[in-house]
Molecule: TPP riboswitch aptamer (THI element)
Organism: Rhizobium tropici
RNA sequence: GAUGAGAGACAGGGGCGUCCGCUUUCCGGCGGGCUGAGAAGAACCCUUCGAACCUGAACCAGAUCAUGCUGGCGGAGGGAGUCGCUCGGGACCUUGC
Numbered sequence: 001g002a003u004g005a006g007a008g009a010c011a012g013g014g015g016c017g018u019c020c021g022c023u024u025u026c027c028g029g030c031g032g033g034c035u036g037a038g039a040a041g042a043a044c045c046c047u048u049c050g051a052a053c054c055u056g057a058a059c060c061a062g063a064u065c066a067u068g069c070u071g072g073c074g075g076a077g078g079g080a081g082u083c084g085c086u087c088g089g090g091a092c093c094u095u096g097c
Base pairs, nucleotide, nucleotide: 004087005086006085008083009082010081011047012046013045014044016041017034018033019032020031021030022029023028053078054077055076059072060071061070062069
């Protein structure tokens, strides 16, 4: 002491749909079904090694009561990070012999 691995601190990014019933209608709320890590939880997921998430997209095909539900689109475009610690490590530089 570069690259590497691990855990951590702090910081940051992100999504929340669909169907049914009740609530006199809408809005909103409550309960239940579906998928999911998560469908408003003090939770969950993701942070460049980036498919978390957004855009294309009121897209295309299939399935479903219905829905990004599944696949395609697609490693397409965009997308949020720093710090020190531990382990490991002798590439490079300098000095001495």